[in-house]
Formats: sequence, structure tokens, C1' cells
RNA sequence: GCCCGGCUUCGGCAAACCCGCGGAAACGCGGCGGCGCAAAGCUACAGGGCCUUGCGCGGGCAACCGCGCAUGGCAGCCAGCUGUCGGC
Repeated sequence: GCCCGGCUUCGGCAAACCCGCGGAAACGCGGCGGCGCAAAGCUACAGGGCCUUGCGCGGGCAACCGCGCAUGGCAGCCAGCUGUCGGC
């Protein structure tokens, strides 16, 4: 340095539900809690994808669906970057 893995050791993170706060919402922060994770560390301006709200166009009786644009969001969707332990 690359690859394989979490056997070993110390551990780390913390889903959903619920409570409080913020937000139009997605969602975020804190508490509880532990579903899981070898990167569940960082990055939303490397890139892709998804979600919310608004507007425009088309379809539809309607609910709603598709496309485009914009706002906001998701890293525990893929991904980019960085990193620990052990082995080879």
C1' cells in the first nucleotide's frame, strides 16, 4: 500500500415507536429505546437516485398519475473522500 475479514481486543454508532421543540411538508434537534451497521464517520457543489412543497404542461369525472422548473430534505439508497483493529 492493496486485499480479506471483525475471529481477537477495546469499543463505536443508534432504526422504529413514543415525548418535547422547529418546519407548510419531507425532515431536523433533544430525550427514551435498540432495529440493525465493519465505515450507519464526513460529503447533498464529484455524480446518480429518492422524498416534500409550489408553479407550469398533458391525461383523468375525481382521487390521482406523468413530464418540466424551483424551494427544502434524505448519506441507514447507490456513490465519492477519509479512517480503526486483526490477518495475509

This is a predicted structure of an 88-nucleotide RNA (c-di-GMP-I riboswitch aptamer) from a Burkholderiales bacterium. It matches the Rfam family "c-di-GMP-I riboswitch aptamer". Its family is annotated with cyclic-di-GMP binding in the Gene Ontology. About the family: GEMM was predicted in a large-scale screen for bacterial structured RNA regulatory elements. Lineage of the source: Bacteria > Pseudomonadati > Pseudomonadota > Betaproteobacteria > Burkholderiales.